[in-house]
C1' cells in the first nucleotide's frame, strides 16, 4: 500500500417567516404576549424477562410448560461476561438446541450378505472325487510332482465390492488361510494421584475390552414456573325495561389456563329485548441519565457531583424561502424499563490480525 476482525460515533447543516402540543410567567377574562421542552438506534418485531394493576385473604398436589456444560452479573431472562468442550478459519476471531444412548421403546430409505437375535456377494485356505497341459518315472496297466479348472464338504472375516456409516485403528508377529490369536503405540472402561470452586485437563496403573448413530424422536434426569392485561384498573356523571324467558339450588353455584383436595362466599349461569357511553387519573422522577473516584479479568458494584430530556387521544415538531456539501439511508412514542432479532444509502474512529514492498 492492500485485504480482513472486533468495538463504537453521526446519520443532513446553517439562517429567516408561519404554523402545531405540553408545562409555566404575565395580563386579562378565557383573549393576548413571552419563556422552556417536543420521536429512535433501532420508536420496528411482539420473540423473552419484568415493575405496575386487578382476580385475592390464600394453601397442597396431578397434568401440563420452559430451560438444559461450568462459575459469576442482574430486579429478572431463553439476556450479558469469563472459563471448558466440539467444530470453523493462515490468523485476528466466529459458532453450537452442548444433561443422559450401560434403564426402556422407536428409527437408520436406497444399495448391500448383513445395519441386529446378525451374518457371507466376490475371495483366500484345506480335504475329497473328477477332467486338462507340462515334466520325471516306468513290466507303457501305472505312480510321483507343478500348475489350472469343476463339484461336494469344513475353516475364515484379513483383502475386495455396497453404503453416511460394516463389528475398534495402525504396525509387526503368528497361522493351513485369517482373527487381539499375541505384542508395541493409540482408542475405550475401571481405579488412584496431582491442577483447578466447577466443567475439565494431565499422569500412572489394571484389563483384550463392545457393533455405531439418532433424544431438533418418545423417553429419563435436574432446576424453576399462578392468572390477565393500561382496550389493566379508579373516581365523577349519564341513562332506563329493577322487562321477559330456561336450568341448576347447599348433595348445588361462584371465585383470572386445566383437574382434584383444602379454604371463602350466598345466589349462580345462559337466551331474548331497551338505554347510555362524556370527563377526570392511571400518563410519566425512573431498577433514571452524565462525569469522576474505587473494586473487579469482565458483565457489573460502590460512593461523590450534576442534569430533568414527549405525553398526544382520528393521535403534535410541519410548510415555504435562502445558502452550505459527504446531495441525505432505515424509519414516528401511544403505562414504563431490561434483553434478543431484523433492516440501514453514505461518512468518521479505535485496536488487532494477515500478504507485498523499502529501511
Nucleotide at each position: 500500500a492492500g485485504a480482513g476482525u472486533c468495538a463504537a460515533c453521526c446519520g443532513a447543516a446553517c439562517a429567516g417567516u408561519c404554523g402545531c402540543u405540553g408545562c409555566u410567567u404575565a395580563u386579562u377574562a378565557u383573549u393576548u404576549a413571552g419563556g422552556c421542552a417536543g420521536a429512535g438506534g433501532a420508536a420496528a418485531g411482539u420473540c423473552c424477562g419484568g415493575g405496575c394493576u386487578c382476580c385475592a385473604c390464600u394453601g397442597g398436589g396431578c397434568a401440563g410448560g420452559a430451560u438444559g456444560c461450568c462459575a459469576g452479573g442482574u430486579a429478572a431472562u431463553a439476556c450479558c461476561u469469563g472459563g471448558g468442550a466440539g467444530g470453523c478459519g493462515u490468523g485476528a476471531g466466529c459458532c453450537u438446541a452442548c444433561g443422559g444412548a450401560a434403564a426402556g421403546u422407536g428409527c437408520c430409505a436406497c444399495a448391500g450378505a448383513a445395519a441386529a437375535u446378525a451374518u457371507a456377494c466376490c475371495g483366500c485356505c484345506c480335504a475329497a472325487u473328477c477332467c486338462c497341459u507340462g515334466g520325471a518315472u516306468u513290466u507303457u496297466g501305472u505312480u510321483c510332482c507343478c500348475g489350472g479348472g469343476a463339484u461336494u464338504g469344513g475353516g475364515u472375516a484379513a483383502g475386495g465390492g455396497u453404503g453416511a456409516a460394516a463389528u475398534g485403528g495402525c504396525g509387526c508377529g503368528g497361522u493351513a488361510a485369517g482373527a487381539g490369536c499375541g505384542c508395541a503405540c493409540c482408542g475405550c472402561a475401571c481405579u488412584u494421584c496431582u491442577g483447578g470452586c466447577a466443567a475439565c485437563a494431565g499422569a500412572a496403573g489394571u484389563g483384550g475390552c463392545a457393533g455405531g448413530g439418532u433424544a431438533a424422536a418418545c423417553c429419563c434426569c435436574a432446576u424453576c414456573c399462578g392468572g390477565a392485561g393500561c382496550a389493566a384498573g379508579a373516581u365523577c356523571a349519564a341513562a332506563u325495561a329493577g322487562a321477559g324467558g330456561a336450568a341448576c339450588a347447599u348433595a348445588c353455584g361462584c371465585a383470572u389456563g386445566g383437574c382434584c383436595c383444602g379454604u371463602g362466599c350466598g345466589g349462580u349461569u345462559c337466551c331474548u329485548g331497551g338505554g347510555u357511553a362524556g370527563a377526570u387519573c392511571g400518563c410519566u422522577u425512573g431498577a433514571g441519565c452524565a462525569a469522576c473516584a474505587a473494586g473487579g479479568c469482565g458483565a457489573c458494584u460502590u460512593g461523590u457531583u450534576g442534569c430533568c430530556u414527549a405525553g398526544a387521544u382520528g393521535a403534535a415538531u410541519g410548510g415555504c424561502u435562502g445558502u452550505u456539501c459527504u446531495c441525505g439511508a432505515c424509519a414516528g412514542a401511544a403505562c414504563c424499563c431490561g434483553g434478543c432479532u431484523u433492516a440501514c444509502a453514505g461518512g468518521u474512529u479505535g485496536a488487532c490480525u494477515c500478504u507485498a514492498u523499502a529501511u